[in-house]
RNA sequence: GCGUUCCUUCGGGGCGGGGUGGAAAUCCCCACCGGCGGUGAGAGCCCGCGAGCGGACCCACGUCCGCAGAGCCUGUGGAAUCCAGGCGCCGACAGUGAGAGUCUGGAUGGUAGAAGGAGCCA
Numbered sequence: 001g002c003g004u005u006c007c008u009u010c011g012g013g014g015c016g017g018g019g020u021g022g023a024a025a026u027c028c029c030c031a032c033c034g035g036c037g038g039u040g041a042g043a044g045c046c047c048g049c050g051a052g053c054g055g056a057c058c059c060a061c062g063u064c065c066g067c068a069g070a071g072c073c074u075g076u077g078g079a080a081u082c083c084a085g086g087c088g089c090c091g092a093c094a095g096u097g098a099g100a101g102u103c104u105g106g107a108u109g110g111u112a113g114a115a116g117g118a119g120c121c122a
């Protein structure tokens, strides 16, 4: 230095104001939020991964499929769908006096992964 095994720690944000109504943090107007790795350059909407739900593979592990998403214009630059400006768009499942990205719950959970440490191989 590379590979590999194990251990420890960390590992998701956001409804404030008004309207209608018997009732809405769920509808309407304004507001607010953005996990992880990658990509010639910093990304919710480029590529991929992750939590939830359903299905198939006999069970488990795991794999696969689906739910399941969303970006353009101008500028700078050697290089940007990643930066700057402008205008847009998207958001699991269950619950609920009324329909939820923001409330409550599964969850003091789990995961992508990040940092550190130890061992093994050469």
Stems, first nucleotide, its partner, number of pairs: 003120008016030004031102002033091002035049004044089002052067006071087005093105003